[in-house]
Context: one part of a larger RNA
RNA sequence: CGCAGGAAACUUGAGGGGUUCAUUCCUUAGUACGAGAGGACCGGGAAUGACGCGCUUCUGGUGUGGCAGUUGUCCUGUCAAGGGCAUCGCUGCGUAGCCAUGCGCGGAAGAGAUAAGCGCUGAAAGCAUCUAAGUGCCAAGCUCCUCCCAAGAUAUGGUUUCCCUCCCGUAAGGGACUCAAGACCCCAGGCAGACUACCUGGUUGAUAGGCUGGGCGUGUAAGCACUGCGAAGUGCCAGCGGACCAGUACUAAUCGGUCGUGAGG
Repeated sequence: CGCAGGAAACUUGAGGGGUUCAUUCCUUAGUACGAGAGGACCGGGAAUGACGCGCUUCUGGUGUGGCAGUUGUCCUGUCAAGGGCAUCGCUGCGUAGCCAUGCGCGGAAGAGAUAAGCGCUGAAAGCAUCUAAGUGCCAAGCUCCUCCCAAGAUAUGGUUUCCCUCCCGUAAGGGACUCAAGACCCCAGGCAGACUACCUGGUUGAUAGGCUGGGCGUGUAAGCACUGCGAAGUGCCAGCGGACCAGUACUAAUCGGUCGUGAGG
């Protein structure tokens, strides 16, 4: 820009893409078959592997702005308590998130037309012949079915809802009045994301931060007192805390602006 007014939401599916796997065990049945050795088709059931998609309850990994321990050194005048640097200094553990080695699910069943193949009826050609007329069965393959995208499918689809004026004029057009529904800019953000896009919110507000409470992590802070010559121990589920869950307008989403018209060839 198109989709013959504008807008919001929900959709149909032409077309395109994905998937299409394998094995073991039990049973049928030690049956059919076979002298024996051996050993089924068909059918039913149960598992497993690889692969794919999704997820993070569990298990585990990471978790460089969480907590604790600890070495060296410099600094905060000193003690104590801390801070910087040393691969995050090293070490132990670890929330959210992201993950797999963890969890869930999938390739099931079915239909149609066929290939090779097997047929029925059957002439040409008194026979025979699956084929010439006619008509059946049959594959992990083909077309559907199933999952995803999808109306720029210019053949531009469908449904619902919302919005928009008066006068003159046959009309084209003109005058007056009016900026609708809605969208965007801008801003607070996100489990969305390279940017954009997408999604939530913008005071009639819980969008982010803060605060409060909770969860979860770490593992019992500092100070003081007591005990011990001392390192230390006890008073102590303490103190501290990123992302998690809520509540709460304290802070910041202020105030605003732009586009979009008037019933539609």
The part of an RNA shown here (large-subunit ribosomal RNA, domain VI) has 265 nucleotides and comes from an uncultured Verrucomicrobiota bacterium.
It matches the Rfam family "Bacterial large subunit ribosomal RNA".